The RNA shown here (transfer RNA) has 73 nucleotides and comes from a Candidatus Dojkabacteria bacterium. Its Rfam family is "tRNA". The family's RNA type in Rfam is transfer RNA. About the family: Transfer RNA (tRNA) molecules are approximately 80 nucleotides in length.

RNA sequence: GCACCUGUAGCUCAAUUGGAAGAGCAACGCACUCCUAACGCGUAGGUUGUCGGUUCGAUUCCGGCCGGGUGCG
Repeated sequence: GCACCUGUAGCUCAAUUGGAAGAGCAACGCACUCCUAACGCGUAGGUUGUCGGUUCGAUUCCGGCCGGGUGCG
């Protein structure tokens, strides 16, 4: 330099080929316990990397840029 894959909650990952984002762990609160842990119930947490385009509607499709990974040179 070229090709491909990838970027979503603090972390690890979903989202059925476009109808507007959810789970586990972690955090916080409650309950339980003499206390703690575990288990149970609940709450909060997201400009979906960024800038544009298409569309009534974009995490999803298209293009540029940025970060990460793999292969080739």
The RNAcentral record of the sequence draws on ENA. Lineage of the source: Bacteria > Bacteria candidate phyla > Candidatus Dojkabacteria.